[in-house]
RNA sequence: CAGUUUGUUGCUCCGAAGCCCAUGUCUGGGCGCGGGGGACCCAAGAUUUCUGGGGUGAAUCCCGGCGGCAGCCGGGUAGGGCAGCUUGGCGCCCGAGCCCGUCAGCUAACCCCGCAGGAGUGCACCAAGCGGAUGG
Numbered sequence: 001c002a003g004u005u006u007g008u009u010g011c012u013c014c015g016a017a018g019c020c021c022a023u024g025u026c027u028g029g030g031c032g033c034g035g036g037g038g039a040c041c042c043a044a045g046a047u048u049u050c051u052g053g054g055g056u057g058a059a060u061c062c063c064g065g066c067g068g069c070a071g072c073c074g075g076g077u078a079g080g081g082c083a084g085c086u087u088g089g090c091g092c093c094c095g096a097g098c099c100c101g102u103c104a105g106c107u108a109a110c111c112c113c114g115c116a117g118g119a120g121u122g123c124a125c126c127a128a129g130c131g132g133a134u135g136g
Stems, first nucleotide, its partner, number of pairs: 011120004018031005032115006042105001052103001053100004061076006079094004084130006090122001
């Protein structure tokens, strides 16, 4: 100097998943963010051993191939992401999974739940605008 592995501390990205306090630990609480249930009115109908229905999420839908099916592969697409924020541009990427269990429209009061997990870039690009911080 280079590579690999492990640990710690930062910065950053997806995401609601952050901050603070207490506790010897387990853990608990507060703020903040996110989600669900739940009246009148309004809306809508229906599934009743079935074409069940519903929630979260950007993650829907279409076409083709292989296959007996389940599935697998490929192409596209609604939609979503990429170092303050918005818009435009070019480029790159995602376009999944999980849950409830026959049951839920909206919904004031009210009730309930979550604050995980994964990663390292357009290693913070170009233009216009709006802001913030620091120094003098």
Molecule: c-di-AMP riboswitch aptamer (ydaO/yuaA leader)
Organism: Bacillota bacterium